RNAcentral holds the sequence, with entries from Rfam. Guanidine-I riboswitch aptamer from Halopseudomonas pachastrellae, 105 nucleotides, folded computationally. The coordinates come from a structure-prediction model, not an experiment, and the mean pLDDT is 83. Rfam family: Guanidine-I riboswitch aptamer. Rfam's curators write: This family represents a conserved RNA structure found upstream of the ykkC and yxkD genes in Bacillus subtilis and related genes in other bacteria. NCBI's taxonomy places the organism under Bacteria, Pseudomonadati, Gammaproteobacteria, Pseudomonadaceae, Halopseudomonas.

[in-house]
RNA sequence: ACUCAGGCGAACUAGGGUUCCGGCUUGCGCAGCAAGUGUCUGGUCCGAGAGUUUUCCGGCUCUCAAGGAAUGAGGGCUACACGGCGGGAUAAAAGCCCGGGAGAC
Numbered sequence: 001a002c003u004c005a006g007g008c009g010a011a012c013u014a015g016g017g018u019u020c021c022g023g024c025u026u027g028c029g030c031a032g033c034a035a036g037u038g039u040c041u042g043g044u045c046c047g048a049g050a051g052u053u054u055u056c057c058g059g060c061u062c063u064c065a066a067g068g069a070a071u072g073a074g075g076g077c078u079a080c081a082c083g084g085c086g087g088g089a090u091a092a093a094a095g096c097c098c099g100g101g102a103g104a105c
Stems, first nucleotide, its partner, number of pairs: 006057002009054004015046002020043002022040001023037006058078008080100001082103001086098003
C1' cells in the first nucleotide's frame, strides 16, 4: 500500500431521547380541555462495524453422482476488532449517520 477473513437485509438487545400515548404539575367554563414537565422507571419511537440471533447473495472447502471436465445435490467455514473531537438527520437524542473515517496499536 492492497485485500471477498466480502455484501444487502430482518428480528431483538445494550443504549437513546420526547413527536404521539400514558404519568406528573398547574390553570379553566372540570365526563373534559389547554399549557408546562423526560430532573417521568413506562407504551409507541430511534438503535449498534467493533452486541445477540438469523435469511439471502458472494467467497473458500469437503462429500456424492463408475473415471476426467462441465453441471447438479448435500454438508462445513466465512475470523478479528482500541478509537475521539467535531459535524449531520429526525420531535429529539444516542453505541444512529459521516465512520472498520482521523488517530492509536